[in-house]
Molecule: transfer RNA
Organism: Gemmatimonadales bacterium
Parts: sequence; structure tokens; C1' cells
RNA sequence: GCUCGUGUAGCUCAGACGGAAGAGCGGUCGCCUCGUAAGCGACAGGUCGCUGGUUCGAUCCCAGCCUCGAGCU
Repeated sequence: GCUCGUGUAGCUCAGACGGAAGAGCGGUCGCCUCGUAAGCGACAGGUCGCUGGUUCGAUCCCAGCCUCGAGCU
């Protein structure tokens, strides 16, 4: 340099054909307990890497950048 892949909550990851963003763990609060842990319940937390484009509508499609990874020369 070229090719392919990856980027979604603090972490690990889902998100079938474009139509209101989810899970587990973690966090906070509550219940339970003599107390803690475990268990149970609730809640909070997301510019979906960035900038444009297509569309009535984009996490999803297109283009260009950037991150990380793999391969090739």
C1' cells in the first nucleotide's frame, strides 16, 4: 500500500427483510436476613465511531474518513 472484518449501556455482546434500541454482568434503591452474601423486585444508564448521502423514515443501505483485528504484497 491492497483486501476483508470490527466499532451499539461501565464491560461482554444481540439487534432476519430499513419503521419507537435490548440481554447478561456491573451500578443504585428496595424486599429478605440478627448482619453480610446469595436470591427476588424495581430503577438509572446509549450522540448506535465521525461526517455526508439515499429515504416519508437509517443501528441497519451508499460514500469518505478514523479505531482495532486478520490476511496479502